[in-house]
Context: one part of a larger RNA
Parts: sequence; C1' cells; structure tokens
RNA sequence: UUGGGCCUAAAGCGUCCGUAGCAGGUUUAGUAAAUCUUUUGUGAAAUAGUUGUGCUUAACAUAACAACGUGCAAGAGACACUGCUUGACUAGAGACCGGGAGGAGGUAGGAGUAUUUUGUGGGGAGCGGUAAAAUGCGAUAAUCCACGAAGGACUACCUGUGGCGAAGGCGCCUACCUAGAACGGGUCUGACUGUGAGGGACGAAAGCUGAGGGAGCGAUCGGGAUUAGAUACCCCAGUAGUCUCAGCUGUAAACGCUGCGAGCUAUGUGUUGCACAUUCUUAGUGGAUGUGCAGUGCCUGAGCGAAGGUGUUAAGCUCGCCGCCUGGGAAGUACGGCCGCAAGACUGAAACUU
Repeated sequence: UUGGGCCUAAAGCGUCCGUAGCAGGUUUAGUAAAUCUUUUGUGAAAUAGUUGUGCUUAACAUAACAACGUGCAAGAGACACUGCUUGACUAGAGACCGGGAGGAGGUAGGAGUAUUUUGUGGGGAGCGGUAAAAUGCGAUAAUCCACGAAGGACUACCUGUGGCGAAGGCGCCUACCUAGAACGGGUCUGACUGUGAGGGACGAAAGCUGAGGGAGCGAUCGGGAUUAGAUACCCCAGUAGUCUCAGCUGUAAACGCUGCGAGCUAUGUGUUGCACAUUCUUAGUGGAUGUGCAGUGCCUGAGCGAAGGUGUUAAGCUCGCCGCCUGGGAAGUACGGCCGCAAGACUGAAACUU
C1' cells in the first nucleotide's frame, strides 16, 4: 500500500539511433468508427422492495405492481471533442544562405623539453636511498660535467567552476577528410513531430587473441627494512601491462547518484559564442557599455521537500512516452537460457532466516 514513488531512504537502462506501439499544432468541408440521446427486442426463475391474500399470529407461502440484470443486437437522431477522408496555414520540425566559435572525430607529416641507454672527452671515490638504514651501483672507473647519437612514451607554461562531444571522453604544430551545435536572415517544405517495448551502434580502465614495440612507470615475483608478525605501508630491482595495428570483452561511484521532449512561473551577479545598438580608438578579426538569443557557473524569492537542499540548467506548476522500485539477509547467488576464446556479462529465483 498503487488515487504511491525513483538527488541522498528501494528505484532513471552507461549513452545515443531507431521498428512496432502510444501521444500529437492552427483551421475548412465531409463522414459518423468512437461518443451522446432515443425506440424496439432480449437480458430465466428464485431472491430483495411495495400493497394485498392464505396458514389463530409470525417465520413461511402466494398474487399483482415496481425494480434489478449496469450488457448485447437492430433501428432513428445529434456532431462540440477524438478518429478517418479532404483542402488550406505557419508559431513545432526540417532544409537553404551568411559570417564567426570550438582539446568534436579520423588519417598523414613535422616539432619540443625531460627521463633512460650509449659513444667520445674531462674528472678520480664514492654514489644512491631513508625518519634512520640496508639490499643495490662503483677502480672492468660509477655518481658528476661537456658534446654527439639511439629509442620509446608524453605534450609543461598558455589552462580558465573556460571550450567541444550523445555518453565514454577530447589539450604541441600543420595539412587533408568527416560530423554536430549556436547566432543572424526569414528564402523554401508544410506537422514531415515527441517518446520508444524488441533491435542496432558507440562505450574509461583492467582483461583476452595475433603481430609489433618496450624509454619511463609498474600489478605479480625476488631482495632490503619496519614489526610480536608484516603475505602491507618505506627502499632496491623488476615480469605482465601501459604504446601501435587488427579483433574480442561490454563493465565502472559509466555520478548531476537527478531518463527524454514540450509549455508556463521573480530577481541579482560572473563567464563563453553569435548578432545588434551606443561610445572610445593606435582604425585592427581592437576596447568599453547595454540589449537579444544560445551555453555554462554562483547567490537568492515564491513554490516544492522529511530535512539537507532545490529554485527558468527545478527537485516548482502541467502534458506525452519509456525504464525502474515494493523490508533486511540468503543474492546479483543457484538453476535454466543466451552471449563470450576465457575471465565473465545479461536475464534472474526459492527454501530458510530475521
């Protein structure tokens, strides 16, 4: 306790695309499926109601009437809303044009500092590491200094509650290819839309398969310490991995712990992009102020909320569609199915217990 909920108590699919379905702007005419009105038929009897009658009364029985059966079928009518058909519209949506913004994606080329290794020269006893040490490295010349080379990874400063992307995520420079959003115009199409069960695509890190690569870092492993012990924290080494290409996996505190779309509802103050106006100007793709739209933050009102809080980026007021929840544990387990090379993923109980 369903006429309920899902930021934090159980509960928003990791994200998007999209099939069926569901929902759908303004208006004309038609239709009458739906809806509404009405008529007829049918909707057993008993029961229950009213008024009588019969058992001496009552229970009970019985007659008439009214009612009930909320439905179904057929006929007639109404046309506001919904549906269907038809014509039109432009406020939704899309297309087009214009100049801008961006770490959006892909491919290729190039650059830069540092670490490491290595060559040559200098130099000559320690270096390294820690709270302190030791393991370790070093006369086969280390550490340190200078110059050169190789190789892999990364991209300081700029960097900003700044930008872009559906999410995961994205940061040196240049070129090419690809995609999206905002703003302005109001040229075109004319509801073409919203959501989305199934389905498909993308999806950090780790992991897996094959082929490369391997500088630094570094699970596992091995040493040194610490400690009662130390399968750790600290130190010395160091394999897989981290990187590239091709494929798989499909999960995360995949978080704003807040599904998507639309409308409405006070302010204030930053910041990013575009446009317009005013103004300054060294006249520049410049600066300042204001306004509009779009994004991104902060504070706060009404309202909402159990409170924390939220508050035009709603958790306010409404509508449409989807997903999910129903005490804790057993358990995201077992079984079955399905996917996967495996690891495992998805779906997902019960007994019992409390």
Overview
A computed fold for a 354-nucleotide part of an RNA from a metagenome, annotated as small-subunit ribosomal RNA, central domain.